Predicted 3D model of a 350-nucleotide part of an RNA (small-subunit ribosomal RNA, central domain) from an uncultured bacterium. Its mean pLDDT, the model's own confidence on a scale to 100, is 86. Rfam family: Bacterial small subunit ribosomal RNA. Its family is annotated with ribosome and structural constituent of ribosome in the Gene Ontology.
[in-house]
Context: one part of a larger RNA
RNA sequence: CUGGGCGUAAAGGGUGCGUAGGUGGUUUGCCAAGUUGGCAGCGUAAUUCCGGGGCUUAACCCCGGAACUACUGCCAAAACUGGCAGGCUUGAGUGCGGCAGGGGUAUGUGGAAUUCCUAGUGUAGCGGUGGAAUGCGUAGAUAUUAGGAGGAACACCAGUGGCGAAAGCGACAUACUGGGCCGUAACUGACACUGAAGCACGAAAGCGUGGGUAGCAAACAGGAUUAGAUACCCUGGUAGUCCACGCCGUAAACGAUGAAUACUAGGUGUAGGGGGUAUCGACUCCCUCUGUGCCGACGCAAACGCAUUAAGUAUUCCGCCUGGGGACUACGGCCGCAAGGUUGAAACUC
Numbered sequence: 001c002u003g004g005g006c007g008u009a010a011a012g013g014g015u016g017c018g019u020a021g022g023u024g025g026u027u028u029g030c031c032a033a034g035u036u037g038g039c040a041g042c043g044u045a046a047u048u049c050c051g052g053g054g055c056u057u058a059a060c061c062c063c064g065g066a067a068c069u070a071c072u073g074c075c076a077a078a079a080c081u082g083g084c085a086g087g088c089u090u091g092a093g094u095g096c097g098g099c100a101g102g103g104g105u106a107u108g109u110g111g112a113a114u115u116c117c118u119a120g121u122g123u124a125g126c127g128g129u130g131g132a133a134u135g136c137g138u139a140g141a142u143a144u145u146a147g148g149a150g151g152a153a154c155a156c157c158a159g160u161g162g163c164g165a166a167a168g169c170g171a172c173a174u175a176c177u178g179g180g181c182c183g184u185a186a187c188u189g190a191c192a193c194u195g196a197a198g199c200a201c202g203a204a205a206g207c208g209u210g211g212g213u214a215g216c217a218a219a220c221a222g223g224a225u226u227a228g229a230u231a232c233c234c235u236g237g238u239a240g241u242c243c244a245c246g247c248c249g250u251a252a253a254c255g256a257u258g259a260a261u262a263c264u265a266g267g268u269g270u271a272g273g274g275g276g277u278a279u280c281g282a283c284u285c286c287c288u289c290u291g292u293g294c295c296g297a298c299g300c301a302a303a304c305g306c307a308u309u310a311a312g313u314a315u316u317c318c319g320c321c322u323g324g325g326g327a328c329u330a331c332g333g334c335c336g337c338a339a340g341g342u343u344g345a346a347a348c349u350c
Stems, first nucleotide, its partner, number of pairs: 003322004007304002012318001014201004021194003025088007033081002035077007048066007091191001092188003095184005103177007110154001115149007125136002162169002206247006215241002220236004258317006266295011299306002323350003332343004
């Protein structure tokens, strides 16, 4: 290389949109590029195979015959792929009628709690721990009452519940706005799937500029512990956490499981919708579509387990793996203000 693989052994890109490319429903006619059959040409020699021969044999060498993927031309076929033309509606999309939702952005509002400030009551402690101490307090703390300031987060509801492509999203109101599901079958008529590049989004931490700072809290300081204690515990405390704008582009970015389509026993929860039965009506019961869980048959699997939300059976397209270390490294390229990111070896060694 081929092959075989990618939940946990090496291996699914963090996620989406999408260009090229690859692949693609059903039907009719035509073409004949692929395809299939036939004929001819070419397919040097050697090699290969068959039959002989020569070195004492063999290897080796010689002679004769056969064969030679492919390629070129011509003739034919039209099932399949493809091309052209026309049709269809089940894939896809649109319309119409409903529905659920912490989906997104902006602005405003609210209550509880922590802290601080002011005033009142009140007096000697408070706080903290395994026990203490540092710390706070007679300049009146802690506790308690009233008033005020400010920032951040939204108890209960809350649920293997909902929404979103992922990251993620949870007080309330308003405005703007994206997607989904169900029903219907009016419209378009394959308009589809995937997707190298590319573009966009992307937790936390970090960076730049300007604000903000209640609580928490890297660094740092002190008190303890200890043989030591650059820690775990305690008292403090700055970046940061918050906001606006701009970067960064990484995570155990996980379901450690790429996307799409079809098929393959069931049972039982739950969320959203539709239909039917029963009924005066509701509850109930049955069917069905979509999502989300658990259990489980066939099958799969090294086992664990997966099992209509597949890790089963198949097809299409993309990404990735190929012993451990060296090495999420070096060098170079690209990106970044930087931190660094991305691409990504070799020597050597086991």